[in-house]
RNA sequence: GCGACAUUAGCUCAGUGGUAGAGUAUCUCAUUGACGUUGAGAGGGUCGGGAGUUCAAGUCUCUCAUGUCGCACCA
Numbered sequence: 001g002c003g004a005c006a007u008u009a010g011c012u013c014a015g016u017g018g019u020a021g022a023g024u025a026u027c028u029c030a031u032u033g034a035c036g037u038u039g040a041g042a043g044g045g046u047c048g049g050g051a052g053u054u055c056a057a058g059u060c061u062c063u064c065a066u067g068u069c070g071c072a073c074c075a
Stems, first nucleotide, its partner, number of pairs: 001071007010024004018055001026042005048064005
């Protein structure tokens, strides 16, 4: 340099163009003699940045950034 893939909650990841979710973590309550477990609930997101298409974009298109992998170059 070329190509593919990935980027969504603190972390790991889902998500037919039509209300952004799960597990885990954190906090609260219940349970316990206490801790743990278990149960119930709460908070936490400008969906990597920007632009475009659309009535409507996490999802489609373009571009930039970062990461992973492969190939090429480099003697």